This is a predicted complex of two RNAs, RNase P RNA and transfer RNA, with 481 nucleotides together.
The prediction has a mean pLDDT of 76.
It holds a member of the Rfam family "Bacterial RNase P class A". From the family's description: Ribonuclease P (RNase P) is a ubiquitous endoribonuclease, found in archaea, bacteria and eukarya as well as chloroplasts and mitochondria.
[in-house]
RNA sequence: AGGGGGCCUGAGGCAGCCGCGCGUAUGCGAGGAAAGUCCGGGCUCCACGAAACAAGGGUGGCGGGUAACGCCCGCCGGUCGCCUCUCGGGGCGGCAAGGGAAAGUGCCACAGAGAGUAUACCGCCGAUGGUCCCUAAAGGACACAGGCAAGGGUGAAAGGGUGCGGCAAGAGCGCACCGGGGCGCUGGCAACAGGGUCCGCAUGGCAAACCCCACCCGGAGCAAGGCCGAAUAGGGGUCUCGCGCCCGCCGCAAGGUGGGCAGGCGUGUUUCGCGCCGAGAGACCCGGGUUGGCUGCUAGAGCCGCCGGGCAACCGACGGCCCAGAUGAAUGGCUGCCACCGCAGGCCCGUCCGCAAGGAUACCGCCUGAGGAGACAGAACCCGGCUUAUGAUGGCCCCCUGAUA
RNA sequence: GGGUCCUUAGCUCAGUUGGUAGAGCGGCUCCUUUACACGGAGUAGGUCGGCGGUUCGAGACCGUCAGGACCCACCA
Numbered sequence: 001a002g003g004g005g006g007c008c009u010g011a012g013g014c015a016g017c018c019g020c021g022c023g024u025a026u027g028c029g030a031g032g033a034a035a036g037u038c039c040g041g042g043c044u045c046c047a048c049g050a051a052a053c054a055a056g057g058g059u060g061g062c063g064g065g066u067a068a069c070g071c072c073c074g075c076c077g078g079u080c081g082c083c084u085c086u087c088g089g090g091g092c093g094g095c096a097a098g099g100g101a102a103a104g105u106g107c108c109a110c111a112g113a114g115a116g117u118a119u120a121c122c123g124c125c126g127a128u129g130g131u132c133c134c135u136a137a138a139g140g141a142c143a144c145a146g147g148c149a150a151g152g153g154u155g156a157a158a159g160g161g162u163g164c165g166g167c168a169a170g171a172g173c174g175c176a177c178c179g180g181g182g183c184g185c186u187g188g189c190a191a192c193a194g195g196g197u198c199c200g201c202a203u204g205g206c207a208a209a210c211c212c213c214a215c216c217c218g219g220a221g222c223a224a225g226g227c228c229g230a231a232u233a234g235g236g237g238u239c240u241c242g243c244g245c246c247c248g249c250c251g252c253a254a255g256g257u258g259g260g261c262a263g264g265c266g267u268g269u270u271u272c273g274c275g276c277c278g279a280g281a282g283a284c285c286c287g288g289g290u291u292g293g294c295u296g297c298u299a300g301a302g303c304c305g306c307c308g309g310g311c312a313a314c315c316g317a318c319g320g321c322c323c324a325g326a327u328g329a330a331u332g333g334c335u336g337c338c339a340c341c342g343c344a345g346g347c348c349c350g351u352c353c354g355c356a357a358g359g360a361u362a363c364c365g366c367c368u369g370a371g372g373a374g375a376c377a378g379a380a381c382c383c384g385g386c387u388u389a390u391g392a393u394g395g396c397c398c399c400c401u402g403a404u405a
Numbered sequence: 406g407g408g409u410c411c412u413u414a415g416c417u418c419a420g421u422u423g424g425u426a427g428a429g430c431g432g433c434u435c436c437u438u439u440a441c442a443c444g445g446a447g448u449a450g451g452u453c454g455g456c457g458g459u460u461c462g463a464g465a466c467c468g469u470c471a472g473g474a475c476c477c478a479c480c481a
Stems, first nucleotide, its partner, number of pairs: 001401008012338007020029003031376001035387002038385005043221004049272005056217005061075005076098001078095007099212002104210002106206003121152002123148003128145002130142004160178006179201001180199004185194003225295004235286007244261007263277004288480003302321004307316003340372002343369005350361004406477007415430004424461001432448005454470005
């Protein structure tokens, strides 16, 4: 210098004219993601009040923030990279959905001797016992009984690691350090950290496998819901539950009427409460009609500025502001100036050549001229997050290639 | 606007405690036939929609993105 990747910022401003939507008619008019609909709320309905349990779903270190969250902030432990070191450790940066594997069940394919109350293929030994050589002892041979798990090998994973001692060979068999577990102590709100003592170490991995523990969650969604209008056959079928008892009055009786209790339905179960039903109630399916209007509908966990508290997320006080409400769905176009980008010309400063006059010229800056670019995408009840998409300019980091020193 | 589900060979679909991916039809080759069809024998064809994660190991488990299908209006 060229190319590529990641994270962040940012998403042009002002004025005039024309056009569109809404409106108290001087006014206002898309976004950082309005998107995906992945989480959490507000709001509305399910007649919906309370408690317990079950089923189902979700979350998972600790503390804080918040209306709430699976979101955010800080810390802890883990892991990776770099640097340093007294080799014990320490510092900086990055990453991560991080409860429990001695509650239980299940799985660990292939390979391998052995894959979960470990194992012995190659190997090492053969001190002890056995057989043989040897007159005997000493010694030696065999590798038969047997011992071992250091080394090799398989595997993602082989029941702590390093070193010394020890032994026939070995092994926490013994010891030192590191690691691990149990029980106290100290610090911290806590996760946890430090240190003491005891235990040679006894129980590998997977819970984004079932599960256990702790905590949270009723369901459906503005096509929710309310009002008005128009039209039509308040039609048909299936299933479930029930049509019971007592008392009063009328009546000769059948029966009628009023009340009470059982009963049924209302969210899986139970309890309490409440509502409806009184001979009908409820659920599902097939049909009929319409494709209209109003409301919910935009002032809100709202935006901006400043101050204070807090490491931060965030919170509080004060002041100012009103900032889309369309519904086959508005929010656009043109022009001018400024801002951005590269190109051309000129100027200043500097450098080089030249005795001089003068000539050549790089970066930055300034002026002039003709141009150029603008992505992803578009509200549809509202809000807090997450994720994904995104051109140019700018900031930080990383990788590759080439040249020079 | 809101909700539910699916994606595996050319097509239609299987694939469960996670362990080397299958069936039917279709394609191709050979046999049979004068020839075709039918029939018989054999064979090819898969990044399991893309990416990332958990795990020794993912078609399956988890997250995210893409594509597709279906349902939800009011009145009596």